[in-house]
RNA sequence: GUAGGCCAGGUGAUCGCGGGCGAUUGCAGAAUCGCUCGAGGAAAGUCCGAGCUCCAAAGGGCAGGGUGCUGGGUAACGCCCAGUGGGAGCGAUCCCAAGGAAAGUGCCGCAGAAAACAGACCGCCGUCCUAGACGGCAAGGGUGAAACGGUGAGGUAAGAGCUCACCAGUGCUUCCGGUGACGGAGGCAGCUUGGUAAACCCCACCCGGAGCAAGACCAAAUAGGGGAAGAGAAGUGGCCCGCUUCGCUAUGAUUCCCGGGUAGGUCGCUAGAGGUGCAGGGUAACCUGCAUCCCAGAUGAAUGAUCACCCACGACAGGACUCGGCUUACGGCCUGC
Numbered sequence: 001g002u003a004g005g006c007c008a009g010g011u012g013a014u015c016g017c018g019g020g021c022g023a024u025u026g027c028a029g030a031a032u033c034g035c036u037c038g039a040g041g042a043a044a045g046u047c048c049g050a051g052c053u054c055c056a057a058a059g060g061g062c063a064g065g066g067u068g069c070u071g072g073g074u075a076a077c078g079c080c081c082a083g084u085g086g087g088a089g090c091g092a093u094c095c096c097a098a099g100g101a102a103a104g105u106g107c108c109g110c111a112g113a114a115a116a117c118a119g120a121c122c123g124c125c126g127u128c129c130u131a132g133a134c135g136g137c138a139a140g141g142g143u144g145a146a147a148c149g150g151u152g153a154g155g156u157a158a159g160a161g162c163u164c165a166c167c168a169g170u171g172c173u174u175c176c177g178g179u180g181a182c183g184g185a186g187g188c189a190g191c192u193u194g195g196u197a198a199a200c201c202c203c204a205c206c207c208g209g210a211g212c213a214a215g216a217c218c219a220a221a222u223a224g225g226g227g228a229a230g231a232g233a234a235g236u237g238g239c240c241c242g243c244u245u246c247g248c249u250a251u252g253a254u255u256c257c258c259g260g261g262u263a264g265g266u267c268g269c270u271a272g273a274g275g276u277g278c279a280g281g282g283u284a285a286c287c288u289g290c291a292u293c294c295c296a297g298a299u300g301a302a303u304g305a306u307c308a309c310c311c312a313c314g315a316c317a318g319g320a321c322u323c324g325g326c327u328u329a330c331g332g333c334c335u336g337c
Base pairs, nucleotide, nucleotide: 001337002336003335004334005333006332007331009310010309011308012307013306014305015304017038018037019036020035021034022033023032024031025030040316044327045326047325048324049323050322051321052211053210054209055208064207065206066205067204068203069083070082071081072080073079084098085096086095087094088093099202100201104200105199106196107195108194121141122140123137124136125135126134127133128132149167150166151165152164153163154162168192169191170189171188172187173186174185175184176183177182215267216266217265218264225258226257227256228255229254235251236250237249238248239247274293275292276291277290278289279288280287281286311314
């Protein structure tokens, strides 16, 4: 230099904090005591993929988004493993968004004659009425990241895959190896066709939305709603041709219940695609079996402080529904090459 693995200051004492269990006291709320557990490799970014919950939802298509070599792993993935091809490095090793440019469209700065149906600045060759015009050519010069295969020979006025040999590429094809990507060997065709798709686009495959403040339950209070009871018959309205009285009727104070759902509380909440060990399978990722362990669950939100000793003198950093990844931050030790 490169690849991988491991650790994340330790021990003891005292005080304190959160969860669980037990005991005692208390009608109860609760209090006290004891035991036990109490952050990470990234708990982070919230970038992918899932579980779970609610909402939506015949099927198919369009739109939109994502992925894009092969085989395998996985609950799933844009992740991981093993390979193929390409690239970087002397090398160990590392990197790749790696389908299609011969479906179509667009773009290719500067320079340069010309940047894609090729064309001709210098130049080369021929003819003529020779400072020029017309015609032929693309080998040489020059520009560029990139110039329409390369080298040589033949050929020609000069030249040119124009022809031939070899090499390179492309297309078709045969055989062999491989599950496959692909690799190796050969044949045919002068076929020689620029690049760019994290540009539009085409092809194949995948994708419903919102998220634990999801969501479920208990439930003071308040508003509105439903039902029942209801003394008295006062008030108001209506009925009786007008008025008055009486009568009937509607409304109605109040109480209770249902219901409602706020404050508050409970659940979701941590035993899980779980950790460790052994055995077996597999190159590996990973899988299977057996044994064993329980490893935070808070909600203004705990995990701290002091002292002593030791050492290598301690970086980055703290849960908030849970997992699998990726990325980023960071101290030290060990091993292979």
Predicted 3D model of a 337-nucleotide RNA (Bacterial RNase P class A) from a marine sediment metagenome. The RNAcentral record of the sequence draws on MGnify. Rfam family: Bacterial RNase P class A. By type it is a ribozyme. Gene Ontology terms of the family: ribonuclease P activity, tRNA processing and dimeric ribonuclease P complex.